c-di-GMP-I riboswitch aptamer from a Pseudomonadota bacterium, 104 nucleotides, folded computationally. Taxonomically the source falls in Pseudomonadota (Bacteria, Pseudomonadati).

RNA sequence: GACGCUCAAGGGCAAACCCAUCGAAAGGUGGGGACGCAAAGCCUCCGGUCUAACGGUGUGGUCGACGUCGCGUCGGCCGGGCCAAUGACAGCGGGGUUGCCGGC
Numbered sequence: 001g002a003c004g005c006u007c008a009a010g011g012g013c014a015a016a017c018c019c020a021u022c023g024a025a026a027g028g029u030g031g032g033g034a035c036g037c038a039a040a041g042c043c044u045c046c047g048g049u050c051u052a053a054c055g056g057u058g059u060g061g062u063c064g065a066c067g068u069c070g071c072g073u074c075g076g077c078c079g080g081g082c083c084a085a086u087g088a089c090a091g092c093g094g095g096g097u098u099g100c101c102g103g104c
Stems, first nucleotide, its partner, number of pairs: 012037002017032006035091001041097003045094003048089003055083003059079009
């Protein structure tokens, strides 16, 4: 270094899904429930992923007003595209920190 066999004790957490609830959403919380996890304890410092409320950009339809009246400008309403966290994910990874038992 490779292959095979054997391999604790006490436990802990809780994926999907269901119900309730908060939220615009992602998602969170409580209960049920276990896919899994030796940190699947805690912390958003770094990267990543998710959502897009507020905001920005641009566009289609329709109504009204005005004008230089085949159209243009402005305003309202409806629909929906793109951008973008200040939001979210610690069970995406890195990092920080704490921690049970056993062995050396």
It was read from a public genome assembly, where an Rfam model found it. Its mean pLDDT, the model's own confidence on a scale to 100, is 83.